Background
Predicted 3D model of a 72-nucleotide RNA (transfer RNA) from Climacium dendroides. RNAcentral records the identical sequence in 2 taxa. The source organism's lineage runs through Eukaryota, Viridiplantae, Streptophyta, Bryidae and Climacium. Its mean pLDDT, the model's own confidence on a scale to 100, is 82. Rfam family: tRNA. By type it is a transfer RNA. About the family: Transfer RNA (tRNA) molecules are approximately 80 nucleotides in length.
RNA sequence: GGCUAAGUAACAUAAAGGUAAUGUAUUGGAUUGCAAAUCCUAGAAAGAUGGUUCAAAUCCGUCCUUAGCCUA
Numbered sequence: 001g002g003c004u005a006a007g008u009a010a011c012a013u014a015a016a017g018g019u020a021a022u023g024u025a026u027u028g029g030a031u032u033g034c035a036a037a038u039c040c041u042a043g044a045a046a047g048a049u050g051g052u053u054c055a056a057a058u059c060c061g062u063c064c065u066u067a068g069c070c071u072a
Base pairs, nucleotide, nucleotide: 001070002069003068004067005066006065007064010024011023012022013021018054026042028040029039030038047063048062049061050060051059
């Protein structure tokens, strides 16, 4: 320098154009003599910017970051 893939909550992952889901963690509570486990509950997320569409996490362009491959 060229090519490919991936960026979603504190962490790990889903969704295939129409309410963003689950587990772990965290908050509060129930239970217990105290804990653990279990149950209930609350908060918390789309890398940036444009485009297409009635409607975009999802499709398209550019940029940024990360990872891998190739060439010299």